[in-house]
Annotation
This is a predicted structure of a 72-nucleotide RNA (transfer RNA) from a Candidatus Gottesmanbacteria bacterium. Rfam family: tRNA. Rfam's curators write: Transfer RNA (tRNA) molecules are approximately 80 nucleotides in length. By type it is a transfer RNA. It was read from a public genome assembly.
RNA sequence: GGGUGACUAGUUCAGUGGUAGAACGCUUUCCUGAUAAGAAAGAGGUCUAUGGUUCGAUUCCAUAGUCACCCA
Repeated sequence: GGGUGACUAGUUCAGUGGUAGAACGCUUUCCUGAUAAGAAAGAGGUCUAUGGUUCGAUUCCAUAGUCACCCA
């Protein structure tokens, strides 16, 4: 220098056009001799940024950023 992939909750990941979920973790309550295990409830996200397409974008397109890999 050229190419490919990834970016969503604190972490690991789903979600392939109709307004976002799971597991673990965290908080509260119950249970318990007990701070563990178990049960119930809850909080936590401008979905990397900007622009475009669309009635509507996490999703499609372009550019930029970060990370990883391949080629030279």